[in-house]
RNA sequence: GCCGGUGUGGUGGAAUUGGCAGACGCGCUGGACUCAAAAUCCAGUGAUAGCAAUAUCAUGCGGGUUCGACCCCCGCCACCGGCA
Numbered sequence: 001g002c003c004g005g006u007g008u009g010g011u012g013g014a015a016u017u018g019g020c021a022g023a024c025g026c027g028c029u030g031g032a033c034u035c036a037a038a039a040u041c042c043a044g045u046g047a048u049a050g051c052a053a054u055a056u057c058a059u060g061c062g063g064g065u066u067c068g069a070c071c072c073c074c075g076c077c078a079c080c081g082g083c084a
Stems, first nucleotide, its partner, number of pairs: 001083007010026003019067001027045006046057004060076005
């Protein structure tokens, strides 16, 4: 230099026919149980702003197509693999 793959909350990882983004698990927070703890069970848990209601933003980064993009197209970045 060329080719291919991967990139989504704190974490693993879904959502692939383009149609409610974050299912489910782990972790974390609060509670129940216990003398206390572990285990188990219940509830909550993306970010920012706000007293709150709520609003805005969020799929590596920047553009494009589309009524609508994690998903399609272009450029770039990082990591992994192959070729030279």
Source information
A computed fold for an 84-nucleotide RNA from a Clostridia bacterium, annotated as transfer RNA. Lineage of the source: Bacteria > Bacillati > Bacillota > Clostridia. The coordinates come from a structure-prediction model, not an experiment, and the mean pLDDT is 81. Its Rfam family is "tRNA". About the family: Transfer RNA (tRNA) molecules are approximately 80 nucleotides in length. Rfam links the family to the GO term triplet codon-amino acid adaptor activity. By type it is a transfer RNA.